[in-house]
Context: one part of a larger RNA
RNA sequence: CGCAGGAAUUAUGAGAGUAGCUGUCCUUAGUACGAGAGGACCGGGAUGGACGUACCUCCGGUGCACCAGUUGUUCCGCCAGGAGCAUAGCUGGGUAGCUGUGUACGGAUGUGAGAAACGCUGAAGGCAUCUAAGCGUGAAACGCACCUCAAGAUGAGAUAUCCCAUAGCACAAGCUAGUAAGACCCCUUGCAGACUACAAGGUUGAUAGGUCACAGGUGGAAGCGCAGUAAUGCGUGCAGCUGAGUGAUACUAAUAGGUCGAGGG
Numbered sequence: 001c002g003c004a005g006g007a008a009u010u011a012u013g014a015g016a017g018u019a020g021c022u023g024u025c026c027u028u029a030g031u032a033c034g035a036g037a038g039g040a041c042c043g044g045g046a047u048g049g050a051c052g053u054a055c056c057u058c059c060g061g062u063g064c065a066c067c068a069g070u071u072g073u074u075c076c077g078c079c080a081g082g083a084g085c086a087u088a089g090c091u092g093g094g095u096a097g098c099u100g101u102g103u104a105c106g107g108a109u110g111u112g113a114g115a116a117a118c119g120c121u122g123a124a125g126g127c128a129u130c131u132a133a134g135c136g137u138g139a140a141a142c143g144c145a146c147c148u149c150a151a152g153a154u155g156a157g158a159u160a161u162c163c164c165a166u167a168g169c170a171c172a173a174g175c176u177a178g179u180a181a182g183a184c185c186c187c188u189u190g191c192a193g194a195c196u197a198c199a200a201g202g203u204u205g206a207u208a209g210g211u212c213a214c215a216g217g218u219g220g221a222a223g224c225g226c227a228g229u230a231a232u233g234c235g236u237g238c239a240g241c242u243g244a245g246u247g248a249u250a251c252u253a254a255u256a257g258g259u260c261g262a263g264g265g
Base pairs, nucleotide, nucleotide: 001152005163006162007161010158015149016148017147021049022048023047024046025045026044027043033038051106052105053104054103055102059100060099061098062097066093067092068091069090070089071086072085073084074083075082076081110144111143112142117137118136119135120134164264166177167176168175169174182260183259184258185257186202187201188200189199190198207253208252209251210249211248212247213246214245216242217241218240223236224235225234226233227232
């Protein structure tokens, strides 16, 4: 821009894409078959490999500043307690998120037309013949079916709902303006994200921050007291601290405002 007014909701699917794999074991059954050795078709069940998709409950990884320990040094007047720097100084753990080696699931089944092939009926050609007319069976392949996208499918489809037929100019199509439903700018953001888009919100509000409570993490803070010459230990006290998690709460910030947007063959 189009989809013969303007919006917004749900859904259809022309078409396109993904996927499509396979082992072993048990049973049928030591049966059919075979002198024996050996050893099935068909059917039923279980469990794997590789591949793929999704996710983070579990098992792990990471987790650039969440907790603790600790070395050297400088500083906070000293002690104590801390801060800076040294690869994040080093070390031990670790929430959310992300992630695989973790978890769950998938390639199931059915159907149509049919390849090779196997057949029925059957002439030409009194027989025979699956073929000439006709009919059937038949593969991981093909078309559906499963999953994803999808009406720019210009062949522009369908559906519930909302807004309405103002003003000026032209008086033929039309042009312009302010509006309606609605949308956007702007702002707070994240389950989204390069930007955009998408999604949640904007005071009639829990969108983010803060605060409070909790979960999770770390692992027993400082101060004080006690014991010990001291290092240190114990008590107060599963303490103190705590990024992303959960819930509550308008304390802070989403204020105010602006723009676009129909008048219909």
Molecule: large-subunit ribosomal RNA, domain VI
Organism: Clostridia bacterium